Context: one part of a larger RNA
RNA sequence: UGUUGUUGUCUGAGUGGAACGAGUCUAAAGUACGAGAGGAACUAGACUCGGAUGCCUCUGGUGAGCAGUUGUCAUAUGGCAGGCUGCAUAGCUACGCAUUGUAUGGAUAAGAGCUGAAUGCAUCUAAGCUUGAAACCAUCCGCAAAACGAGACAACUAAGGCCGCUAUAAAAGAUAGCGUUGAUAGAGUUGAGGUGUAAUACUUAAGGCAACGAGAGUUUCAGCCUACAACUACUAAAAGC
Numbered sequence: 001u002g003u004u005g006u007u008g009u010c011u012g013a014g015u016g017g018a019a020c021g022a023g024u025c026u027a028a029a030g031u032a033c034g035a036g037a038g039g040a041a042c043u044a045g046a047c048u049c050g051g052a053u054g055c056c057u058c059u060g061g062u063g064a065g066c067a068g069u070u071g072u073c074a075u076a077u078g079g080c081a082g083g084c085u086g087c088a089u090a091g092c093u094a095c096g097c098a099u100u101g102u103a104u105g106g107a108u109a110a111g112a113g114c115u116g117a118a119u120g121c122a123u124c125u126a127a128g129c130u131u132g133a134a135a136c137c138a139u140c141c142g143c144a145a146a147a148c149g150a151g152a153c154a155a156c157u158a159a160g161g162c163c164g165c166u167a168u169a170a171a172a173g174a175u176a177g178c179g180u181u182g183a184u185a186g187a188g189u190u191g192a193g194g195u196g197u198a199a200u201a202c203u204u205a206a207g208g209c210a211a212c213g214a215g216a217g218u219u220u221c222a223g224c225c226u227a228c229a230a231c232u233a234c235u236a237a238a239a240g241c
Base pairs, nucleotide, nucleotide: 005156006155007154008153009152010151014143015142016141017140020050021049022048023047024046025045026044027043033038051100052099053098054097055096059094060093061092062091065087066086067085068084069083070081071080072079073078104138105137106136111131112130113129114128161241162240163179164178165177166176167175184236185235186234188231189230190229191228192226193225194224195223201218202217203216204215207212
C1' cells in the first nucleotide's frame, strides 16, 4: 500500500523446529543360551553429561547505598585520591532453580506372512488381506488472511489518532497504562529493607606542671540511604484539535 467503513477477537491454507541427544547404575539375572568357561535382551526405575526454554525462592556475581580506615585540604559534622576494606535492597544474571528424554495414532520402505490363481500341485501377488523403521504425516512448540480464492465472528457511527504524565515496553516507530468522574509520574508521610549506633552535649580516660589528650560510655535499634509497597491531589497530566 492492498484486501473497498472503523475497531476488536479469532480460524488456520501453508510454513519453521533437534527440542531433544547420549551415557551410567539398579532390578530383570548370574536368568535365557552354553558341556563348561562365560554370559545377554525386552521391560521398569534412579541418576549424570550436553542441548533447549523459562525464572530469581535459595546459593554466588554485580550493585544505588551505609560504615570503617590511610594520605591530604588553615577546620574538616565535609571534600578529593573515580583510594583501600567490610556489608548490601531492587534489577540484571550463572556458578543457582524449574521444566523438557516420543508415549500414542495413521500410511509405508526393505523384510515377514495369509488366502490365492495364471500353471487342478506349488507360489507373499496377478485381484484381495495382515504386519513392519530413529525416516514420512499427525500428536508438541512457534509464525501465519499478501491464503489476490485477500477468510470468519462481534460491536459501532463512532472507533481511533494528535497532545500531556508514564512503564510490565523501548534504538526511532511500536507495545502497555493513565489524563481531575484521576493515584499515571514526581514530591511528602508511613511501612518494609540496607548499613550499624550520626552530630551535639554531658560523664570519663592512659599520660602530662599545664595546655592538651587517642579512646570509652549515655543521649541512640541512632543517623544516613532506597530502584520497593501503601497512603495522600501538594506539583504536572489544561484547554483543545
Source information
Large-subunit ribosomal RNA, domain VI from a Nanobdellota archaeon, 241 nucleotides, folded computationally. It matches the Rfam family "Archaeal large subunit ribosomal RNA". The family has 91 seed sequences and 2,955 matches in Rfam 15.1. For this family Rfam cites "Crystal structure of the ribosome at 5.5 A resolution" (Yusupov et al., Science, 2001). It was read from a public genome assembly. The prediction has a mean pLDDT of 80.